[in-house]
RNA sequence: CACGACAAGGGCAACCCAGGCGCGAGCCUGGUACGCAAAGCCACGGGCCCCUCGCGGGCAGCCGAGCUACCGAAA
Numbered sequence: 001c002a003c004g005a006c007a008a009g010g011g012c013a014a015c016c017c018a019g020g021c022g023c024g025a026g027c028c029u030g031g032u033a034c035g036c037a038a039a040g041c042c043a044c045g046g047g048c049c050c051c052u053c054g055c056g057g058g059c060a061g062c063c064g065a066g067c068u069a070c071c072g073a074a075a
Stems, first nucleotide, its partner, number of pairs: 003072002011036002016031006034061001040067002044064003047059004051054001
């Protein structure tokens, strides 16, 4: 640098439910556990979604790019 095991220690948390915020997409907190080796961060490109339709907003667990990272079998 790269890779991802019937390894180890762990981590995150879909759907749904409760409370709250927002016109809304959606977000926050708690429960839950479908899944994830970056399901950590990032709105740069594509895509999708919302609206008060603007030099507006949202989604990173849709795809791509960028940055960072635990472990260490096999390649």
Overview: A computed fold for a 75-nucleotide RNA from a Planctomycetota bacterium, annotated as c-di-GMP-I-GGC riboswitch aptamer. Rfam family: c-di-GMP-I-GGC riboswitch aptamer. Rfam 15.1 lists 1,298 matches to the family in 717 species. The model forms 95% of the base pairs in the Rfam consensus. Lineage of the source: Bacteria > Pseudomonadati > Planctomycetota. The coordinates come from a structure-prediction model, not an experiment, and the mean pLDDT is 92.